[in-house]
The prediction has a mean pLDDT of 80.
Glycine riboswitch aptamer from an uncultured Pelagibacteraceae bacterium, 88 nucleotides, folded computationally.
It matches the Rfam family "Glycine riboswitch aptamer". Its family is annotated with glycine biosynthetic process in the Gene Ontology.
The model forms 90% of the base pairs in the Rfam consensus.
């Protein structure tokens, strides 16, 4: 001096499952009851590593939390700004 990656904002796209059933209710909520979904978070482990009772990965597995018309949220991708800062 160039500037990856990491972070943080804005815009953008973004799935999946019951507008379920009864009391209340205008709806949503809120209590009762069955069914279901996985991509907020959260939890489990493989191989390695270590002998220790331990460390370790997800979009994989659970489904506690979240969710199951539409909104809203949304792992995760882009595109931009802006911080930072590797190799050269």
């Nucleotide at each position: 001096c160039c500037g990856a990656a990491u972070g943080u904002a804005a815009c953008g796209g973004g799935a999946g499952a019951g507008u379920c059933u009864g009391a209340u209710u205008u709806a949503a909520u809120u209590c009762a009851g069955c069914g279901c979904c996985g991509a907020a978070g959260g939890a489990g482990c493989a191989a390695c590593u270590a002998c220790c009772c331990a460390g370790g990965a997800a979009a994989c597995u659970c489904u506690c939390a979240g969710g199951c018309a539409a909104a809203a949220g949304g792992a995760c991708c882009g595109u931009u700004a802006c911080u930072u800062u590797a190799a050269u």